[in-house]
Context: one part of a larger RNA
RNA sequence: GGAUGAACGCUAGCGGCAGGCUUAAUACAUGCAAGUCGAGGGGCAGCGCGGGGAGCAAUCUCUGGCGGCGACCGGCAAACGGGUGAGGAACACGUACGCAACCUUCCCAAAACAGGUGAAUAGCCCUCCGAAAGGAGGAUUAAUACACCGUAAGAUAUUUGGUUGGCAUCAAUUGAAUAUUAUAGUUGAGGCGGUUUUGGAUGGGCGUGCGCAUGAUUAGAUAGUUGGCGGGGUAACGGCCCACCAAGUCUACGAUCAUUAACUGGUGUGAGAGCACGACCAGUCACACGGGCACUGAGACACGGGCCCGACUCCUACGGGAGGCAGCAGUAAGGAAUAUUGGUCAAUGGACGCAAGUCUGAACCAGCCACGCCGCGUGAAGGAUGAAGGUCCUCUGGAUUGUAAACUUCUUUUAUCUGGGACGAAAACGGGAUUUUUAUCUCAAUUGACGGUACCAGAGGAAUAAGCACCGGCUAACUCCGUGCCAGCAGCCGCGGUAAUACGGAGGGUGCGAGCGUUAUCC
Numbered sequence: 001g002g003a004u005g006a007a008c009g010c011u012a013g014c015g016g017c018a019g020g021c022u023u024a025a026u027a028c029a030u031g032c033a034a035g036u037c038g039a040g041g042g043g044c045a046g047c048g049c050g051g052g053g054a055g056c057a058a059u060c061u062c063u064g065g066c067g068g069c070g071a072c073c074g075g076c077a078a079a080c081g082g083g084u085g086a087g088g089a090a091c092a093c094g095u096a097c098g099c100a101a102c103c104u105u106c107c108c109a110a111a112a113c114a115g116g117u118g119a120a121u122a123g124c125c126c127u128c129c130g131a132a133a134g135g136a137g138g139a140u141u142a143a144u145a146c147a148c149c150g151u152a153a154g155a156u157a158u159u160u161g162g163u164u165g166g167c168a169u170c171a172a173u174u175g176a177a178u179a180u181u182a183u184a185g186u187u188g189a190g191g192c193g194g195u196u197u198u199g200g201a202u203g204g205g206c207g208u209g210c211g212c213a214u215g216a217u218u219a220g221a222u223a224g225u226u227g228g229c230g231g232g233g234u235a236a237c238g239g240c241c242c243a244c245c246a247a248g249u250c251u252a253c254g255a256u257c258a259u260u261a262a263c264u265g266g267u268g269u270g271a272g273a274g275c276a277c278g279a280c281c282a283g284u285c286a287c288a289c290g291g292g293c294a295c296u297g298a299g300a301c302a303c304g305g306g307c308c309c310g311a312c313u314c315c316u317a318c319g320g321g322a323g324g325c326a327g328c329a330g331u332a333a334g335g336a337a338u339a340u341u342g343g344u345c346a347a348u349g350g351a352c353g354c355a356a357g358u359c360u361g362a363a364c365c366a367g368c369c370a371c372g373c374c375g376c377g378u379g380a381a382g383g384a385u386g387a388a389g390g391u392c393c394u395c396u397g398g399a400u401u402g403u404a405a406a407c408u409u410c411u412u413u414u415a416u417c418u419g420g421g422a423c424g425a426a427a428a429c430g431g432g433a434u435u436u437u438u439a440u441c442u443c444a445a446u447u448g449a450c451g452g453u454a455c456c457a458g459a460g461g462a463a464u465a466a467g468c469a470c471c472g473g474c475u476a477a478c479u480c481c482g483u484g485c486c487a488g489c490a491g492c493c494g495c496g497g498u499a500a501u502a503c504g505g506a507g508g509g510u511g512c513g514a515g516c517g518u519u520a521u522c523c
Base pairs, nucleotide, nucleotide: 001523002522003521004520006519007518008517009516010515013376014375015374016373017372019369020368021334026332027331028330030329031328032327035076036075037074040073041072043069044068047067048066049065050063051062052061053060054059083287084286085285093211094210095209096208097207098206099205102204103203107200108199109198110197111196112195113194115149116148117147118146125138126137127136128135129134154181155180156179157178158177159176160175161174162173163172164171165170185192186191213259214258215257220250221249222248225247226246227245228244230242231241232240262284263283264282265281266277267276268275269274289310290309291308292307293306312323313322314321315320340366342365343364344363348362349360350359351358352357379410380409381408382407389401390400391399392398393397416459417458418457419456420455424450430443431442432441433440434439467512468511469510470509471508472493473492474491478507479506480505481504482503488495489494
């Protein structure tokens, strides 16, 4: 000099764009953050509409279908999105490759199929237990839930024939036989969906080479350890696990141990080499009160799922139960220190749905904060009785503050008020046309949280707007007064003991300017 997720002191007009718990991965009140589908199903507690009866009416009751739908069964989603950086020195990450041994819901393309039956169960109803959370029994009912039979293009397994390669075991390819293995409907209809297989796409799993912190005042470490054979397990390879066999394997090119640490693209600085860092944004990994475990599923060993142990908190009728903000806000605590218990699904994206649409603290916005960067303003021109006042001096006077002010003439950014007023939105959605579909073209209407915001026009009036640090040298900027090794200053050298340009005040000056200084840290 530059930089910062900064803090502190003094000060503070506006706008744009960014950023905002670096500490306690501490504990959390409250609300919200993952639902959706009635075009899978039985249904109807409550609600809306229509009809009948009683009735003045409220209301009650009966009935019908339609809309809609609490709870329930079922499907899909909930493994994404969002948070945090505790752990981890590891193939975690980065990079370049591989699978010799793999899986992949939804999506795209292709082939084949959807025949016949059955037994239940939630809900509803009844009974009971419990303070509650919840639970038990009985009766009854449906499905795209579950099960069975049939079919088997295809797939898998076994046996076997042919061809090619090979001495052979065998490998590749192609055929046959046997066995195993599928299916679901709904709608008035269009439509939507189902099952099996193959290929693609996408996502994942696994592996390899190299790179990736410090310490030798850590030198030996290791028995599932290293390898083999056989088996189990897995989507799949593998000591991943197990039985047996061998005694290996790593290591001064630093094993093991200890300490520290999420990694990277990048960020800061520097002429560069390098050094330091890894907030925000993007990619990967890990974690979800601490630890362990599996279930479901295409995918988890699952933040807002389950079970067990532990710590903690809460409720209790003392018998027993409930919970997990490192989601968004917010609270307490810690700390030098870090924001609103805001608005909207309008756009973008996601889940579900044929769709309308519903949900979405993702997201988009608004609020707070000079925390940062950038921009603008606090007026402009003229104006010498060089006014008054202040300060200083060689003191009837002069110098300086100083064109500064007053005064004259202008301007109106900004602020204030008045009026107008967006883009972001049609690409979504609906109708029509073409097309086998996908899709394309066309037509019409509707939809904006931000927001009456940005922006534009007008009105009046200099009106609404300057501070902070420094002035001995380094280092731009000097005098007076006070103090008297005191009070104090100080980054270093050093100032102060009676003429202090170094302390405190003042006048003047210098630097930067809505900021200026100080502290901390990095280059």

The part of an RNA shown here (small-subunit ribosomal RNA, 5' domain) has 523 nucleotides and comes from an uncultured Sphingobacteriia bacterium. The RNAcentral record of the full RNA draws on ENA, Greengenes and SILVA.